About this RNA:
Predicted 3D model of a 1520-nucleotide RNA (small-subunit ribosomal RNA) from a marine sediment metagenome. Rfam family: Bacterial small subunit ribosomal RNA. Model confidence (mean pLDDT): 85 of 100.
RNA sequence: UGAAGAGUUUGAUCCUGGCUCAGAUUGAACGCUGGCGGUAUGCUUAACACAUGCAAGUCGAACGGUAACAGCGGGAGCUUGCUCCCGGCUGACGAGUGGCGGACGGGUGAGUAAUGCAUAGGAAUCUGCCCUAUAGUGGGGGACAACCUGGUGAAAACCAGGCUAAUACCGCAUAAGUCCUACGGGAGAAAGGCUUCGGCCGCUAUUGGAUGAGCCUAUGUCAGAUUAGCUAGUUGGUAGGGUAAAGGCCUACCAAGGCAACGAUCUGUAGCUGGUCUGAGAGGAUGAUCAGCCACACUGGGACUGAGACACGGCCCAGACUCCUACGGGAGGCAGCAGUGGGGAAUAUUGGACAAUGGGCGAAAGCCUGAUCCAGCAAUACCGCGUGUGUGAAGAAGGCCUGCGGGUUGUAAAGCACUUUCAGUAGGGAAGAUAAUGACGGUACCUACAGAAGAAGCACCGGCUAACUCUGUGCCAGCAGCCGCGGUAAUACAGAGGGUGCAAACGUUGUUCGGAAUUACUGGGCAUAAAGCGCGCGUAGGCGGUCUCGUAAGUGUGGAGUGAAAUCCCACGGCUCACCCGUGGAACUGCUUCGCAUACUGCGAGACUAGAGGAUGGUAGGGGAGAGCAGAACUCUUGGUGGAGCGGUGAAAUGCGUAGAUAUCAAGAGGAAUACCGGCGGCGAAGGCGGCUCUCUGGUCCAUUUCUGACGCUGAGGUGCGAAAGCCAGGGUAGCGAACGGGAUUAGAUACCCCGGUAGUCCUGGCCGUAAACGAUGGGCACUAACUAAAGGCUCUGUCCUGAGAGUCUUUGGUGAAGCAAAUGUGAUAAGUGCCCCGCCUGGGGAGUAUGGUCGCAAGGCUAAAACUCAAAGGAAUUGACGGGGGCUCACACAAGCGGUGGAGCAUGUGGUUUAAUUCGAAGCAACGCGAAGAACCUUACCCAGGCUUGACAUGCAGGGAUUAACCAGGUGAAAGCCUGGGGAUUGCCUUCGGGUGUAACCUGCGCAGGUGUUGCAUGGCUGUCGUCAGCUCGUGCCGUGAGGUGUCGGGUUAAGUCCUUUAACGAGCGAAACCCCUAUCAUUAGUUGCCAGCGGGUAAAGCCGGGGACUCUGAUGAGACUGCCGUCGUUAAGACGGAGGAAGGCGGGGACGACGUCAAGUCAUCAUGGCCCUUACGUCUGGGGCUACACACGUGCUACAAUGGUCUGGACAGAGGGUUGCCAAGUCGCGAGACGGAGCAAAUCCCACAAACCAGGCCCCAGUUCGGAUUGUAGGCUGAAACUCGCCUGCAUGAAGUUGGAAUCGCUAGUAAUCGCGGAUCAGCUAUGCCGCGGUGAAUAUGUUCCUGAGCCUUGUACACACCGCCCGUCAAGCCACGAAAGCCGAGGGCGCCCGAAGUCGUUUGCCUAACCGUCAGUAUUUAUAUUGGUGGAGGGCGACGCCGAAGGCGAACUUGGUGAUUGGGACUAAGUCGUAACAAGGUAGCCGUAGGGGAACCUGCGGCUGGAUCACCUCCUU
Repeated sequence: UGAAGAGUUUGAUCCUGGCUCAGAUUGAACGCUGGCGGUAUGCUUAACACAUGCAAGUCGAACGGUAACAGCGGGAGCUUGCUCCCGGCUGACGAGUGGCGGACGGGUGAGUAAUGCAUAGGAAUCUGCCCUAUAGUGGGGGACAACCUGGUGAAAACCAGGCUAAUACCGCAUAAGUCCUACGGGAGAAAGGCUUCGGCCGCUAUUGGAUGAGCCUAUGUCAGAUUAGCUAGUUGGUAGGGUAAAGGCCUACCAAGGCAACGAUCUGUAGCUGGUCUGAGAGGAUGAUCAGCCACACUGGGACUGAGACACGGCCCAGACUCCUACGGGAGGCAGCAGUGGGGAAUAUUGGACAAUGGGCGAAAGCCUGAUCCAGCAAUACCGCGUGUGUGAAGAAGGCCUGCGGGUUGUAAAGCACUUUCAGUAGGGAAGAUAAUGACGGUACCUACAGAAGAAGCACCGGCUAACUCUGUGCCAGCAGCCGCGGUAAUACAGAGGGUGCAAACGUUGUUCGGAAUUACUGGGCAUAAAGCGCGCGUAGGCGGUCUCGUAAGUGUGGAGUGAAAUCCCACGGCUCACCCGUGGAACUGCUUCGCAUACUGCGAGACUAGAGGAUGGUAGGGGAGAGCAGAACUCUUGGUGGAGCGGUGAAAUGCGUAGAUAUCAAGAGGAAUACCGGCGGCGAAGGCGGCUCUCUGGUCCAUUUCUGACGCUGAGGUGCGAAAGCCAGGGUAGCGAACGGGAUUAGAUACCCCGGUAGUCCUGGCCGUAAACGAUGGGCACUAACUAAAGGCUCUGUCCUGAGAGUCUUUGGUGAAGCAAAUGUGAUAAGUGCCCCGCCUGGGGAGUAUGGUCGCAAGGCUAAAACUCAAAGGAAUUGACGGGGGCUCACACAAGCGGUGGAGCAUGUGGUUUAAUUCGAAGCAACGCGAAGAACCUUACCCAGGCUUGACAUGCAGGGAUUAACCAGGUGAAAGCCUGGGGAUUGCCUUCGGGUGUAACCUGCGCAGGUGUUGCAUGGCUGUCGUCAGCUCGUGCCGUGAGGUGUCGGGUUAAGUCCUUUAACGAGCGAAACCCCUAUCAUUAGUUGCCAGCGGGUAAAGCCGGGGACUCUGAUGAGACUGCCGUCGUUAAGACGGAGGAAGGCGGGGACGACGUCAAGUCAUCAUGGCCCUUACGUCUGGGGCUACACACGUGCUACAAUGGUCUGGACAGAGGGUUGCCAAGUCGCGAGACGGAGCAAAUCCCACAAACCAGGCCCCAGUUCGGAUUGUAGGCUGAAACUCGCCUGCAUGAAGUUGGAAUCGCUAGUAAUCGCGGAUCAGCUAUGCCGCGGUGAAUAUGUUCCUGAGCCUUGUACACACCGCCCGUCAAGCCACGAAAGCCGAGGGCGCCCGAAGUCGUUUGCCUAACCGUCAGUAUUUAUAUUGGUGGAGGGCGACGCCGAAGGCGAACUUGGUGAUUGGGACUAAGUCGUAACAAGGUAGCCGUAGGGGAACCUGCGGCUGGAUCACCUCCUU
């Protein structure tokens, strides 16, 4: 006995930090659903208004009585049991007198922040009924209701006269005790009633008690300081009054006090508590039901009565409202129980009973009791029960999904066998009651009966968070607690199937606590995340050195009282269990009080010297203030020399200058600032302080002894100082220089740059009071490794005369251990470990703003919100990417060269335009002679027109199927097709030969075919690109909380992450290299179709023939090259340079080969393929047309512009290919293209096939030409059904532009560029000048890496991560939202002053009235005296009047606060608006802070400050 976390900021990480969720809760409400019972609960809003009924009466045993009812008695009428009358005689009893009770019970929470409540105490009080005790209860008197009579009024009600009783009222007597007292004395009571005659109930005075109530004190008890001062009966005293009682409670007088930063006063809000909810607790929130206290009763005021009230169902007055009225006047108060209207999201019956419990009255019976007990309504809450149980696989049907096999719903259902709780029907039937009395009650409970019969829903299923698929939808509709889903494959929307969770409920919304250590007492922080006041001095306060004594306030411990009950907790018990209830215990953590203890703190006293301070002697210093002085520079003035520019910039211009500038010399004047020394050096609290001298003055440090004796630290308020800018007044003004003017730059340039220049900068006096006022680090004290440098003192050593070493105190820096920290970092000058005090923070924005206050001359400062809005904002570090950052390195990147493109004509592709169509795709590099290695038809996808519809093509099923097929022919037509005729092949099995059955082609129908239709952003495959760049990773280990790092970095080297070395890394993989192919040399081997040296034969000639393998060559196998050798350099290396040898030398040359990845790169039109779409058409066939258009623009090429050329003649030398639908020889014809021809060749044999540039010779002579060939005309050739649109070639003729090409731009480093021709694929032919190959001839240049471009590595900054084509700021325009100001307008509130003044208490008053008591006069009665009647006087009382106070009301001047307000101000948020580009990189002028001026705007500029600035250099310091 008790403590859980998760999602969300990022590319990722750690931290800070907010938002959100999971839990519990509720007097709840809403949605959907709903079987039963028990127990609780039920206007939280309008203390809003209320119809109707009820909620406080009772007593005849206090009284006079008798209206009603009943009885009795009497009487009358008489219908003989009915009516009427009389009688208080009886039971009883309306109204009345009187008593007690209406102060309880019941309701509500408006007010109240203390006249309240809670806890603990106190003294100056009262207390009906009740208990206890004592003493009494004698004797008189006068009235007033009711009633009767009369009157007024609509009513309510009232007036006058007359009669009457009492436990009503008033004297007298008495006084044990009581009260007052001046201590002598004085004052003050009473009521009877009933009786069974026993007594009982009362009454009076008093004592004590109990109960209840009043008063006082202490402590506690919400928020706001944008409420800081409040208070005149106020604080106290004296005297008096008043009260039940103390008291300024009230009055008079006297004094001047009282409260407040420990929060008075004011404002707002609120009944308080036991408790309730939550929480581990500490706390937080709350104050329904139940219980205690308080307050209130239509609103405000007031008293009366009474034991008790200033009184919920009493009174008076005023006000508002409602009702009645005859208009004169009256009546009323549900915040009692029901109920109504209203308000509201929302809260019940106008029920039964006094049977129980309790209350009032009564002697009692009893009466009253909307307190209470019950019932009704509501799933409002909690608790309990049920809606069936067992069996049941053909795993049914249906649904859903499917990979088509199946899976799932699912033992679920059906079926079979059982049970009957609850509900239902019937019967019985308590307790609650101790005798009678039971509303509940057709109760609870028990028994019987029938039948699975009557009884399941709600939410959710992306993550948090348990639970997944299909369909629909297509950023729409919608969802959403947070993150976020939805733009055609949505587990997130909607529906369905399935699942999960709870269950007579389930969800949603709202509330409170929790999680939240997110206000942190328990239990947080402040260098950079929010957060240290700019810095001192100092008040209150807080904290405080050593020893001793005392005290005992704090503290500890023990006892006592109290802490109501209920609640919570534990145990036991009662309802079938549970909820619930009963009994007991524990607890109530608190307060008070009495002891004890004395370590610590406090307080009092005494002492001490280690803290602190003083004295003495020294010490360094830009510490401060004032006065004087100095030199350099600068500008101006004067004079001289001199003669054309000066100045300024990226480049210029404005400006100055022949009226003599700049330059230079001399002289003079002026103001400001003090080079060098100068230093992470010094001083100061901070701001700050720098020439020299003097005067005055503050503080530090060191040393020596000595003195005081805790004198200390911090410091809310307060007060002083406080850069720069700015303000006021007066001076001063050389230079600089906001504003301003001009010149440039620019798209613009209100800027950066330049030329000028005013405030200002300077001085004096006074303000301002802010800065990145920073170490972004408050002050003080103590403790905790080392090393080192510097500054100021002191001591010592030793040497010896000037340097060194050691120690110690203070100060300024660096490195660094432990520790701390999110990390960066900090680390004795702490951001470590502790103590003390102060200040400050609590998500971002709004905003350091509004408003209020306060300070200021102003500018403005200080203090300082909210609405609204977002789900982040932020810190540190990591990996990338980027930089108009840095370093190193590479590349035909530049440079050095050669040749081009861009200009011309043409070819070709693209854009655009056009068109019926000009099919589609490709789009910077990396689209554009690209897909297309070949569009006249075809291709062909496009357009027009005409056709077909199971189709041009595939396959399956069903039916027909022996004639309809093949084939031939005709008609029509552009063809496709349509129509028609002929033709009849082939054909299995059975057969009774009649036929039956089956089937290919074909026909019909159904499944389906088909689609170059869409989506390359659903995909596969393939490809481009960075880039043949040198990179990209892994395992283990190590470092870091982690992302991640290390390895892969550093030093060398390389083409290379190539290798070496170093090394917390050691290894490995994909790439590089190598392996493969071609080529360069050689060897071996093999020689046909290739070759021919030697031998032989042979020709006009020819390897032509026999032969040969030597050579060339072919092609197979090998060799060779490895920095191997030498030298130098280098680190013992890797390697580099040079050399030798070699065919080849440092990768020999070329190719294939392309890491991890990037670009949602390209391709659905090569192909494949998911989804979607079309199906007599987006399919298919056919003819024709188009893709070939043409004002124009661009890319890629060809040919040229000529003499290194053109042309003519002659001559020489390749390689690699192709060939049977083919290549095609010889020969012949043709000027030629070509034709005829046909040998040879499926090829080292034959053919294409003469290579061209070149060489030799001739001509041309610099011109639009003998250059150039476009264009056009004409005549031909070839292919092909077909060259019109739209082919190629040839001959002749024609002879355009073009004379080397602007800005700009491309390729190439050697067999390369340049130049020359040859071949091939595709292909009938060709648009090929293209593409892919082949060989011939064959250069120049590279000093190098400053620059341009691209790339690699390292490093740096970053607010970027969709990654700079990034991010992002402000004005303006539009919409919407909340807020501020505002002429005013409308309320509310509490004070102040004045006026008026109701009711009422108190006081005064003799105007009026007056039964009881007293006196007196007269009369009467009886016995002198008394009684009585009348009058009169007094006391007392009443009415009236007056006075004080006094509610409401009125007036006035202010204040506080709410609403509204034309207009206006900024703010937040919005779709892809406008203008610029301020910030992030050196952000292209480093940024930011304060201040001032200026400007469309971000901003710019001046002055001072900061680093939270990159880069380079230097200084200092550190490490080795």